[in-house]
RNA sequence: GGGCAAUUAGCUCAGUUGGUUAGAGCGCAUGCCUCACAUGCAUGAGGUCGAGGGUUCGAAUCCCCCAUUGCCCA
Numbered sequence: 001g002g003g004c005a006a007u008u009a010g011c012u013c014a015g016u017u018g019g020u021u022a023g024a025g026c027g028c029a030u031g032c033c034u035c036a037c038a039u040g041c042a043u044g045a046g047g048u049c050g051a052g053g054g055u056u057c058g059a060a061u062c063c064c065c066c067a068u069u070g071c072c073c074a
Stems, first nucleotide, its partner, number of pairs: 001073007010026004019057001028044005050066001052064003
């Protein structure tokens, strides 16, 4: 220098022929339960979907560009 892949909640990940409130498990908080703890049950908080721009009535999803990480080639 060239190519490929990944980037979504604190962590691990789902969600793609663009479509109407952005999710799961674990973790965290509160309550119930218990003499107490754990387990269990219920509820809740937490996201500008890596940054910027574009297309579209509508973008996590399509396009451009940048960044970070990993792999391959030279």